This is a predicted structure of a 107-nucleotide RNA (SAM riboswitch aptamer (S box leader)) from Sporosarcina luteola.
Of the family's consensus pairs, 91% are formed in the model.
It was read from a public genome assembly, where an Rfam model found it.
The coordinates come from a structure-prediction model, not an experiment, and the mean pLDDT is 86.
The organism belongs to Sporosarcina, within Bacteria.

RNA sequence: UUCUUAUCAAGAGAAGCUGAGGGACUGGCCCGUCGAAGCUUCAGCAACCAGCCGAUUUCGGUCAGGUGCUAAUUCCAGCAGGCCGGUUUCGGCUUGGCAGAUGAGAA
Numbered sequence: 001u002u003c004u005u006a007u008c009a010a011g012a013g014a015a016g017c018u019g020a021g022g023g024a025c026u027g028g029c030c031c032g033u034c035g036a037a038g039c040u041u042c043a044g045c046a047a048c049c050a051g052c053c054g055a056u057u058u059c060g061g062u063c064a065g066g067u068g069c070u071a072a073u074u075c076c077a078g079c080a081g082g083c084c085g086g087u088u089u090c091g092g093c094u095u096g097g098c099a100g101a102u103g104a105g106a107a
Stems, first nucleotide, its partner, number of pairs: 001107008013042005021031003025078004043070003048066002051062004074099001079096007
């Protein structure tokens, strides 16, 4: 990097260094000199994998070793359909998909 698979409405931030961007992409809408991104330290959340206990494939519990995460539902929408309202191009609700993120496995 690619493929497979599970999850994505909940949860959880301070300090130091530094100094202008960031929220994947596009559009929107936000966040940011009352300090963005990045790095470091400490703290926290969760429980995918590993460990342990029980049941027995697939489940439940426990722990916190390996990851992950700590603005906004993955911030919202992007493609296709259904329902409702308006009737012109719009708005709302909803289903599936695409894309993305994270874990685990494989090449």